[in-house]
Molecule: small-subunit ribosomal RNA
Organism: hot springs metagenome
RNA sequence: CUCCGGUCGAUCCUGCCGGCGGUCACUGCUAUCAGGUUUCGACUAAGCCAUGCAAGUCAAGGGGCCGAAAGGUACCGGCGAACAGCUCAGUAACACGUGGAUAAUUUACCCUUAGAUGGGGUAUAACCUCGGGAAACUGAGGCUAAUUCCCCAUAGUUAUUACAAGCUGGAAGGCUGUAAUAAUGAAAGCUCCGACGUCUGAGGAUAAGUCUGCGGCCUAUCAGGUAGUAGGUGGUGUAAAGGACCACCUAGCCUAAGACGGGUACGGGCCCUGAAAGGGGAAGCCCGGAGAUGGACUCUGAGACAACAGUCCAGGCCCUACGGGGCGCAGCAGGCGCGAAAACUGUGCAAUGCGCGAAAGCGCGACACGGGGAACCUGAGUGCUUUGACUUUUCGUCAAAGCUUUUCUUAUGCCUAAAAAGCAUAAGGAAUAAGAGCUGGGCAAGACGGGUGCCAGCCGCCGCGGUAACACCCGCAGCUCAAGUGGUGAUCACUUUUAUUGAGUCUAAAGCGUCCGUAACCGGUUUUAUAAAUCUUCAGAUAAAUUCUUCCGCUUAACGGAAGAGCUUCUGAAGAGACUGUAAGACUUGGGACCGGGUGAAGUUGAAUGUACUUUUGGGGUAGGGGUAAAAUCCUGUAAUCCUGAAAGGACGACCGGUGGCGAAAGCGUUCAACUAGAACGGAUCCGACGGUGAGGGACGAAGGCUAGGGGAGCAAACCGGAUCAGAUACCCGGGUAGUCCUAGCUGUAAACGCUGCCCACUUGGUGUUGCUUCUCCGUUGAGGGGAGGCAGUGCCGUAGCGAAGGUGUUAAGUGGGUCACUUGGGGAGUACGGUCACAAGGCUGAAACUUAAAGGAAUUGGCGGGGGAGCACCGCAACGGGAGGAGCGUGCGGUUUAAUUGGAUUCAACGCCGGAAAACUCACCGGGAGCGACCUUCGGAUGAGGGUCAACCUGACGAAUUUACCUGAUAGAAGGAGAGGUGGUGCAUGGCCGUCGUCAGCUCGUACCGUAGGGCGUUCACUUAAGUGUGAUAACGAGCGAGACCCCCAUCUCUAAUUGCUAAAACAUUCUAGAGAGUGUUUGCACUUUAGAGGGACCGCCAGUGCUAAACUGGAGGAAGGAGGGGUCGACGGCAGGUCAGUACGCCCCGAAUCUCCCGGGCUACACGCGCGCUACAAAGGACGGGACAAUGAGCUGCAACCUCGAAAGGGGAAGCCAAUCUCGAAACCCGUUCGUAGUCAGGACUGAGGGCUGUAACUCGCCCUCACGAAUGUGGAUUCCGUAGUAAUCGUAGGUCAACAACCUACGGUGAAUAUGCCCCUGCUCCUUGCACACACCGCCCGUCAAACCAUCCGAGCUGGUGUUGGAUGAGGGUUUGUCCAUUGGAUAAUCUCGAAUCUGAUGUCAGUGAGGAGGGUUAAGUCGUAACAAGGUAUCCGUAGGGGAACCUGCGGAUG
Repeated sequence: CUCCGGUCGAUCCUGCCGGCGGUCACUGCUAUCAGGUUUCGACUAAGCCAUGCAAGUCAAGGGGCCGAAAGGUACCGGCGAACAGCUCAGUAACACGUGGAUAAUUUACCCUUAGAUGGGGUAUAACCUCGGGAAACUGAGGCUAAUUCCCCAUAGUUAUUACAAGCUGGAAGGCUGUAAUAAUGAAAGCUCCGACGUCUGAGGAUAAGUCUGCGGCCUAUCAGGUAGUAGGUGGUGUAAAGGACCACCUAGCCUAAGACGGGUACGGGCCCUGAAAGGGGAAGCCCGGAGAUGGACUCUGAGACAACAGUCCAGGCCCUACGGGGCGCAGCAGGCGCGAAAACUGUGCAAUGCGCGAAAGCGCGACACGGGGAACCUGAGUGCUUUGACUUUUCGUCAAAGCUUUUCUUAUGCCUAAAAAGCAUAAGGAAUAAGAGCUGGGCAAGACGGGUGCCAGCCGCCGCGGUAACACCCGCAGCUCAAGUGGUGAUCACUUUUAUUGAGUCUAAAGCGUCCGUAACCGGUUUUAUAAAUCUUCAGAUAAAUUCUUCCGCUUAACGGAAGAGCUUCUGAAGAGACUGUAAGACUUGGGACCGGGUGAAGUUGAAUGUACUUUUGGGGUAGGGGUAAAAUCCUGUAAUCCUGAAAGGACGACCGGUGGCGAAAGCGUUCAACUAGAACGGAUCCGACGGUGAGGGACGAAGGCUAGGGGAGCAAACCGGAUCAGAUACCCGGGUAGUCCUAGCUGUAAACGCUGCCCACUUGGUGUUGCUUCUCCGUUGAGGGGAGGCAGUGCCGUAGCGAAGGUGUUAAGUGGGUCACUUGGGGAGUACGGUCACAAGGCUGAAACUUAAAGGAAUUGGCGGGGGAGCACCGCAACGGGAGGAGCGUGCGGUUUAAUUGGAUUCAACGCCGGAAAACUCACCGGGAGCGACCUUCGGAUGAGGGUCAACCUGACGAAUUUACCUGAUAGAAGGAGAGGUGGUGCAUGGCCGUCGUCAGCUCGUACCGUAGGGCGUUCACUUAAGUGUGAUAACGAGCGAGACCCCCAUCUCUAAUUGCUAAAACAUUCUAGAGAGUGUUUGCACUUUAGAGGGACCGCCAGUGCUAAACUGGAGGAAGGAGGGGUCGACGGCAGGUCAGUACGCCCCGAAUCUCCCGGGCUACACGCGCGCUACAAAGGACGGGACAAUGAGCUGCAACCUCGAAAGGGGAAGCCAAUCUCGAAACCCGUUCGUAGUCAGGACUGAGGGCUGUAACUCGCCCUCACGAAUGUGGAUUCCGUAGUAAUCGUAGGUCAACAACCUACGGUGAAUAUGCCCCUGCUCCUUGCACACACCGCCCGUCAAACCAUCCGAGCUGGUGUUGGAUGAGGGUUUGUCCAUUGGAUAAUCUCGAAUCUGAUGUCAGUGAGGAGGGUUAAGUCGUAACAAGGUAUCCGUAGGGGAACCUGCGGAUG
C1' cells in the first nucleotide's frame, strides 16, 4: 500500500472508458496586506534587430606633450581580454556519468628550491614635413627610446655511442653515474635602496590534452557493412600515443550480445509522481560539453582555430560623393515578428567576486538593490459586546450605544550607497478588505418556485430535455474551498491495463500444423581443488546545492545556518566455502546401445484378386421406364426398363470394424512378397550425463489449386435444361466439363482442434479395453477357457485441489522445475505500404489515420422455436344434430355523402355493444336567435344608473333595438382582475369499476440445504385426479393465496304450520237431467298438492377385480339420487400503458362572454357499396279453416282491468275487483276434423295504393296497429365458418326491461323434446418437463450485404513542387608543403609541383513533406431502396480452408471441425 460509476432483465468474470489525488503551462471570474525564493521569451522563430551600456588596467617599463605644482594624457611596451555572461541548434559520440591509464603529454600568473642576471647591435610608433580619400582609413620621407627586437658568450637542453651496474614498477622505451661526439642555445631592468621584477633547472599546485573498462533512447517494414577500410614496416606531423597523415606490403576488420542505416535527443547532479520497484521530465541553480547568421581558414599567445581578433565565400541589412566602406543582442535593458504563452531602454559598484596595479585605486548590465507580474512557498486580517424594534419561537433584518486597532490614514526617529519596505512611538477611525465553483448518480449540498417543451441548452462517464425537468435558464435556499476558486492541455498515480517485485494463453485477446536441430538458456549422484560469481568485514572515492533527522537564527512559518545520515555505484585489502561456475576423477538411476519372442490399416515398391458400376455385343421379352412432396425436362418402336451369356474399362475395397490398432503431425483398411522405420514388454549384457527445450534454419504437411504427360467407369464446381417461387442467378430433378485417378514437379494453407507447446518430478481412488509379461485354477489337451498381479497405451466416472463458471481431475486445466511461442478494449485489419517466397492464385512478415463505450466469456430467470416429450379443452378435432355465408327485411359498424350526418369501442376480448328501441327533450353535432361575471379595485352615477307600462316600427317571435308619454329610484352599467360552468383535451397523469388470459391450475412464503452470485431446492420423479387432487419416492420440512369445501336453487323423504292455497273422506244448500249421475257454493278438515321453516339422505360407505396390502380406477348391489347427482354464486399472484376523463370522482392544460346556459328548426334515420348479429322464408314433419287441451316466471294506481256494450278489426264508451298465493294481464307448438297436391303454389310476405285507429304540443323529414288491394326476391345457399354432449341441441310460445307511443333486441320463464362420442392430439390453443437461442421493448424480436445521399480520414495514381542526405564531374575564394627566381633587413613579391578546401553549377540516387485528373476500399450519419444471409433444426444445420459462379446478402463443388 484505497476505491467508485459505466456492457446485463438480473449475476459472476474478462476488459477498457471515465471520476476522486499530486505536479507543470496557459486561461475565465475575483482580489486587503506582508515576508521568503536558485521565479519570469525554454516550448513557437539557434527568426531579425533601432538606441544606450556590457573589459579594462599599469605613468613605480619607455620617449614625448600639457601643467607653477599636484597631476593628466595619445603612442610604444606589459598583463588581461581563452574568464565571467547567454543559449541548447547540432551531437547516439569517449559527448556525458563513473572508475582507471598517461611507461604517450603540456601548463602563463602562484608556491618551494638551486643557480644566474656578462658583452654588443639597429629598428620603429608617438613627433615633424608632404600626400591620397566622401568616409573608413592609408602612402612617402625624416628623428628617437625602452622591461620592443637581434647577435655573441656561459649555464642549460636534446640526441647518439661506449662503460658501470643499480632503483622503481604489473611491464622499462623510464630514472641514475662517467666519458666522448654532435646539434641547439637564456636573461631586463627600474628604484625613494625597503623592495619589485627578468632568465635557467628541479619539484608542487592549478588548469588542460589524449587513451580506456563499465553504464544510460526508439526502430529489423534498416541484415549485411567497410578500400585508409583492418594490420605490418618505415616516415611525416603534434605538447603528446595513433591510418591522424604518407609510401610500400598483407587481406583483413565489424555484425543477430544488432554492425550499417533511419528517427529522436545536449549528458549528469537533480525535479515530478509513486508504499516501493518503477514511470515521466530535464529551461532556471551547479558540473561537463557544444554553439555564437550558415560555412571554411589563420595569426597572436601558456592557453583559441577566439566572434564586443582577423581573412574569405554565401545569405541578409546599413552608409556612400558609386570609386568604395561597415554590421551580426543565443550579454543587460528594449523593439518587431511568432504565438495560448512570459517584466524596466531603472539605481549602484556600498556588499560578494574578477582583471590590472607596489599601492591608493580604476573598471565590471558579473553581481547587489529597486520597479512590474494572482510564477511558487509561507503568515495575518476582513471584527466583538449590549440594548431596542420588526418577525411564527428559531433563522434573521434594521437602528442605536459601547469596546478593540493587526491592517488603514497621518506624523517623527532608526535602518539604506540612495530610497522603498521593515522596526519603534503617538494620534484618528469599524472604519479600508469575499469571492469562485457546485447542489441527478459517482460526490458534500433542493423531491423549492418560475420559464422552456427532444426546442433552447447541459453533460469528464452514465445520462437529462418530447407540458408536472431535484439534471437546461433565472430566483431563493444550501454545500465545498477560500484571497482565491474554476476550465483547457501535458504528465505520474489509480493501472497487477506491459506484471523483476507482480498478469495471462481449453471456451474471454493469446500454444507456431507437426517434427528434427544450430546459437542461446537450463542440467543427475559423489570426491578433491579453486574462488569467477555470491556473502561478510575494513579502507578510499562517490563535488556543492537538493532530500531526511536533530539543533540553532529571522516575532512564527516559508527561508537561512551547523552537524549527522542518506544517495549512486565503483576501486583496493582481508576472510568464508553451503549453493552456482571452472578443473580433475568416480558412479548408474536420466539417456543411448545390444539380445529375445510377440503385436500393429506404420511407410515405399511390385504382383494378384473381389463384388458393384458403365459401355459394347448375343439371346429372351413388350410398352413403358426414370424421377419427385407432386411433377416435368430426360430415355424408349433403329426395341428402352427388365431377365440372361460373354467381353472391355476405370475407380473402389462392403461385412469383419470396435470411444480397437499404428504413425511426429498430415494420415493409414482386400491378399501376397521384397525393402525400410518405430514403439511396448522381458533381460544376472555394454557405454557412462553422452541430456531437456529450442530464436534463426531445415524437413514433412488434408482438401483445393497450378505446370507437363497419361487416364477417364462413377461422382461432379462451372454450364445447359425441368420444377418451385412474387422473383429463385439456390435448395429438388435430368444432363454435364474441369477436377477427382497415375507419373514428375510447384503451392504450404484448414474449426491443420484435445480450440489444451515440449520435457521431468510429485499428489486419494473405482471400472472397462489393447499389447507384452509373471503366477494360478479348470481342462474336451486346441494357437482352449477363467482369475489375480506388473509395465506400457487408450476410454469412462470421480476425491482433494484448481477454475469466472462450464468443467478439469495421475492422459490435469492440481503442485513444482526447465525452455520456446504468443496476448494487452472493440472496429479499421490480417487491410495498406515496404520486404520476401510463389508460374499464378496467393502465402509469410505486418502498421497508421480515423472511429467507438463498449465488444466479449460462462452461467441464471423468462420469452420464443416452421425443437422434442407428456397431459388437457365441443370458445380444438373426430362422430352427430342445427345454423351463418346465397334471398328479403330489422339492427350495428365501415366507407361515402352532408351545414351536421356528435362521440367512444376495432382479432379472440369492437360491430341488437356504451342496457344507446334518438319524432321535440335526450344532444354532446349543424343553422339561426337569446342569456349569464360571486368577490375585489378603478371609472361613471340623485344635474337620474337601471327598471316597469299603453302604442308604433322591425322580426318566424319578443318593451331586444328605435320613437313617444307616464311611473319608480341605486336593485344596475363600463374597464381590469377573479369566478360559475364546460358530454372541451389527455384512460399514455389517475381513482373506482369492468373485460380478457381463465370453464386455466397455477402463484408464493418461513426455516433449513446447495451455489461466489443471479438463483435453485421445496413446486422435481412414478402412479393418479376435473384440480400443485392425492399416494409413494426424494435435502427438504411446513405454511399461505388459489382448486375443493362452506352458501343458494332443483331432484327424494320426515316433522312443524294452514290464509288469500288444497279439499280425499263426511255433511248441508242449489242448478241441470227421465234416471243413474254431473256441476256450483258453504261447513268441516290439513289426508294430498302447494307454500316456507327445520331436519334426514351419498361417504368409493359395501362387494368383486386392477393397483404397491397406497392414492385411486373399473364393474356390481342397494337407493329418489353413485362416484363433483344437475345448475349457480365465487375469478389466485399478475400481465395486456386492454376499455372507460361521455356514469360519477380527480391532477394538469384549455375556453370563459364563449368550447358556458336557454329557445326554434334540422341532424344522429342520408346511400353506389363492404362486413357482423338477427328475424322471416324457400314449404306437406307444411299452409289455411273449424273445434278441443295443458304452464311457469313475472307485472300492476298517471296502473292492470274482469264483465257489459258499439265496431268487421285496430279500437271506442261504461265499469265490479285489486296496492295483490285473494282481483286483473294471459299461451303456443300439441290433439281431432276438413281442404290444398309439388306449383313460384292456398308456400313466401317484401314493396306499394286506399281507408281507419292509438300515443303524444307535434307522427312531413321520422312511430306503431287494423282492414282491403298490390304480391318482389326466394326452389335449402361457393370458399369458408359458428354453436351444442341431455331435459342439452332443435322447436313453441310467455313475462319483464327500456317505455307517452314503438321489440325482429336483451334478461328471465315454462311446453314439446332428439342424434352422436365415451376417443384423440392431426389442426387451433392451454399447462408441465426438457432442449437451442446472437431475443429481454422479449419473434410484430434481433440482424446481414449491395445500391442511393451527406461528411470524414486513408490508400493507389500520369505526374508536379519543395526540403534534406549521399555520390560523380566542372569551376574554385582562401590556406598549407616543396623547389626555383627577383627585391633583399626581419621579411616580401612571383612562378611551378603537390595538397586541403567552403561555396556555386551540373548529373545520378536515397529519404521526407506538400499537391494531383481519376480510381479503391473503410468509417460515421432516428425513421431511403432491394432482398432475408445469420441467431430456433432460423425454415437447405452452421462454420473453416480452397476453387468457380452470382444485383446483394450469398450459392455450389472437394476435404475438414462441432463451437